[in-house]
The RNA shown here (Glycine riboswitch aptamer) has 97 nucleotides and comes from Actinoallomurus sp. Rfam family: Glycine riboswitch aptamer. About the family: This family represents the bacterial glycine riboswitch. The coordinates come from a structure-prediction model, not an experiment, and the mean pLDDT is 76.
RNA sequence: CGAACCCGCGCGGGAGAGACCCCACACGUCCAGUGCUGGGGCGCCGAAGGAGCAAACCUCCCCGGAACCUCUCAGGCAAAAGGACCGCGUGGGCGAG
Numbered sequence: 001c002g003a004a005c006c007c008g009c010g011c012g013g014g015a016g017a018g019a020c021c022c023c024a025c026a027c028g029u030c031c032a033g034u035g036c037u038g039g040g041g042c043g044c045c046g047a048a049g050g051a052g053c054a055a056a057c058c059u060c061c062c063c064g065g066a067a068c069c070u071c072u073c074a075g076g077c078a079a080a081a082g083g084a085c086c087g088c089g090u091g092g093g094c095g096a097g
Stems, first nucleotide, its partner, number of pairs: 001097001005093009018042001020041005025035003043077003049073001050071003057065002
């Protein structure tokens, strides 16, 4: 000097599932309706986080293993926010050579 690997930061992309029902409040021509207002109820989603290897997967088998697999505790189901993961740019750690 410095590949690979790990972590952080910035930018861009980034899915799924009722803006359902009831009550209250506010607006309203006081009737329809609206609220990016509150509470409750079911229904659903999984890609923050978390938990689990019971199924499936990785192995000839066992042990073991982690996940975009399973569970939905949390979170989410208009917009916003968040978002695993991917790309680019950076800072740091370790360090093949």

Annotation: The sequence was found by an Rfam model in a public genome assembly.